About this RNA
Small-subunit ribosomal RNA, 3' major domain from Actinocyclus sp. 1 MPA-2013, 494 nucleotides, folded computationally. The RNAcentral record of the full RNA draws on ENA and SILVA. The prediction has a mean pLDDT of 80. Rfam family: Eukaryotic small subunit ribosomal RNA. The family has 90 seed sequences and 75,755 matches in Rfam 15.1. Clan: SSU clan.
Context: one part of a larger RNA
Parts: sequence; structure tokens; C1' cells
RNA sequence: UGACGGAAGGGCACCACCAGGAGUGGAGCCUGCGGCUUAAUUUGACUCAACACGGGAAAACUUACCAAGCUCAGACAUAGUGAGGAUUGACAGAUUGAGAGCUCUUUCUUGAUUCUAUGGGUGGUGGUGCAUGGCCGUUCUUAGUUGGUGAAUUGAUUUGUCUGGUUAAUUCCGUUAACGAACGAGACCUCCGCCUGCUAAAUAGUUUGGAUAAAGUUUAUUCUUUGUUCUAGACUUCUUAGAGGGACUAUCAGUGACUAACUGAAGGAAGCUGGAGGCAAUAACAGGUCUGUGAUGCCCUUAGAUGUCUUGGGCGGCACGCGCGCUACACUGAUACAUUCAACAAGCAUAUAACCUUAGCCGAAAGGCCUGGGUAAUCUUGUAAACAUGUGUCGUGAUAGGGAUAGAUUAUUGCAAUUGUUAAUCUUGAACGAGGAAUUCCUAGUAGUUGCAGUUCAUCAAACUGUGUCGAUUACGUCCCUGCCUUUUGUACA
Repeated sequence: UGACGGAAGGGCACCACCAGGAGUGGAGCCUGCGGCUUAAUUUGACUCAACACGGGAAAACUUACCAAGCUCAGACAUAGUGAGGAUUGACAGAUUGAGAGCUCUUUCUUGAUUCUAUGGGUGGUGGUGCAUGGCCGUUCUUAGUUGGUGAAUUGAUUUGUCUGGUUAAUUCCGUUAACGAACGAGACCUCCGCCUGCUAAAUAGUUUGGAUAAAGUUUAUUCUUUGUUCUAGACUUCUUAGAGGGACUAUCAGUGACUAACUGAAGGAAGCUGGAGGCAAUAACAGGUCUGUGAUGCCCUUAGAUGUCUUGGGCGGCACGCGCGCUACACUGAUACAUUCAACAAGCAUAUAACCUUAGCCGAAAGGCCUGGGUAAUCUUGUAAACAUGUGUCGUGAUAGGGAUAGAUUAUUGCAAUUGUUAAUCUUGAACGAGGAAUUCCUAGUAGUUGCAGUUCAUCAAACUGUGUCGAUUACGUCCCUGCCUUUUGUACA
């Protein structure tokens, strides 16, 4: 100087607690891991920092595993064989899962590309992440880290980097043997919230006329309402998006060294760092990845291949244990009909068919047929979403709650659906009556609820990433538990 303490004092955090909310743990199912089994059930990762993770939703491919079968894509050099032929390919039959001349029979074909041996390459989802790069994760979301000059010490080193107050913060005020600096924090970048001010818009609308269609009304084409990319003008409030502005805790009051700041108030779209993200220091870990890479050392293998291709199987297997989730246990509900509202997004040539798909027709549905639009603020699409609201039915019963498990059928994707891709219909109708010990997440448009879109994608979400709808209870604190930072102290540790 560190590390540690069942040492003391401060400070901090919903990966801690308190007050609560939603749960998970119990059931069924989905999915990951272990175990067992297997020809193989490929493999990495195992406290936080492995386990709906490897962007890992594997029918073939992927694919690394297993059972089989082809093939060389063995550069180059040296030596050999060799134009009197090194070698290549092949119909048929046998053989074979195979229309693999793989091998055999049989002969034709080809023409120095190859073949044989040695050296040496190449390939490898082979080994080693404990040989490495790069990337990521974590220590660690906290406030920490460093040198120059000076000072102290024999010196390692210390001071600066602090008694105190304050802050989210080594943030500031101040104290001061330190002074003046650098990285990190902050500032910065992106998105959200305000602008009746600027710039505009038939790919966005509004408004005023006109022309029309329907309904109601009237003695009267009178009046009202709703529509129609039919049209003319005006405008930019709404929409879009550029440039800008706006908050700086500015103002007031109180507390306070009357400093830094904190508390309250008013105004304001906004006064938790305005909200949410991104970026993110120093020092490390023998954290993960050689299965991202034509990044890569060494080792292994290299033609009976651990290269590569094809066929089939497996990764899915089921006495069992654990983790993330989905659906529920109903009446704040289920079901039938009607009504009513979003925001993110995405969309057609690697070619010759492939994307998003409206309307119309057929069909119970799933889906099919036929026409169109769209390379997109133009079409799909106002994505008329779900929850919700209204009116009926049900009436607390494993019930019209729940929808597992099975049987049959019809479609769709695909060369292929059996171990049932998925969807739909009819039937079947299991556990489950709110979940022990334990444990996770969370402070406001948050938790939770509820759908939608995208990613993967030929097909397939209970996953993930976004996005809006509805929308709370309870703190606004503490250091008791679990940890982290720091000061002092002790130590037989380095």
C1' cells in the first nucleotide's frame, strides 16, 4: 500500500429492506438445463456474471452427432510410368436406398488436363479461449483514476485526492502544504413533451363556395344532416419536417457560515439531472467466444479423411430434479350480437414463379379461383387491434370456468409432414377451487392489463425487440437483512 475482521463511525442501492402491488414456487402445457436411455440422442456456458442464452422457433439443408455410400476440389516441386496411350467418361445387365460406371461383366470413348511414390500444401463447426487477436460480459452504475512542480519521509510511499456542510456525483462551497492540471461524472448525442411565430405541401389536411347522391322537412329545389380525390379559391390550427426558440431550479418566501445548497409557492408545455436511452475512466478476470470471420500460433487429421457431397436417422427419445414463461382456477366472469377508439412497423428479382395484398365469386371454416393497386405519407391500410361499452343468455355447480389429452376429417407450406409443421371443423373434456418453505421484479403514464407490428421465417411463437390502449396501491424513508463506497482501527495474510 492492499486484502480480511462475527471491529467502530459515516454515506448509498427496490439487482437491499420497510409500506405495498404483480407474481414465481403448487396444476396443465411450452421451452432451456441436468440426469437416464440411445447407433447418435453433436456441443458451449453452471452463484450474482450458465439454464426462451449461443441472436439456438434444427422435418431435408442448417449440423458439428450416428448408420451407410460417392467424390478430390491432393496447389507446386522432384523422380517414375507414359503417345506402341498417363488417364477420363459411359449404355445395358448384375449390384445398390438410388437413373452413384461405386464395384463387377462387357467393350467403346477420351488424349497428357492426369496416374504412382516422396517432399510440401490445402481443407477441417477437429483439440487447446489455460497460447492469442478482436468483440462481449463482469468487477461497477458506483465515483473513481492519474501525472507535473512543491512539501513530508532514510525509504517504499504520503500529501494534493480533506475535519465540516451539500450533491445523483472527487457535485459544489469552504478548510487548507499545497498549486495548477488531465481522464471519468457532468457537459455532449438520440428520442419524447411546448411554439396559432418562420418555411412549405393533390403523396397531409382544414375551411368557404359550387356540382351532385341519399334521408328527413316544407305552400315554396325551402332548410337541415350525411356522403362523393367532381370542381374552384383561400389557408396551414390539426398532419408532416427543416431552421430556430424555450428552463437557467431564472423569480419570491423560509432554513442554512445567511456560502454551496435544500424546502415550499406562483407563473409555466415543462422545475426528480424535465422524462427515457446512448456514450462511458483507471486497473483487472487466466469470465465467455478458435462453433461469426479467408482473424490466428501450436497440436491432430488429410483419400478406408476429422475435407466435401448424397440418403436415412438424431439434436425432439423419458421412472425423475431445476430454471424462464404461457393458460387458468371464473360472475370485476364466460358466451352471442351490436357499438367504439391506436401507435410502432413491413412489403416483389441472387432473376425469370417467389413480396404486402384490396375488391368480386365459391366454401361452415381453413382456404381456393379471378381481377386489380403498390418499389409505397399515394396501394395493402383509417391496418374499423384487443381490452372496453351496451343488450340478451348462463347462475355458483369441476358449471356454459378450464382446455390438457385423444379419435376422425378438410386444407395449406414444402421434393418430403409418420415421431402427428401449421391452420380449421366435429367429438373427447384431464389436472386446476389462488398454491408450503423459499424467492423475483417494481416508485408514475411507472407496476400491472391488453392487443398489434417486426426479427427468425418455404411453413411454424407460449421467445425476443419495439409500439400504443386501459391504468393503480404504497414509500418519497432507513441502514435492520443483503451488498457497495469511504474514514479510523486491529491482524500471525501478500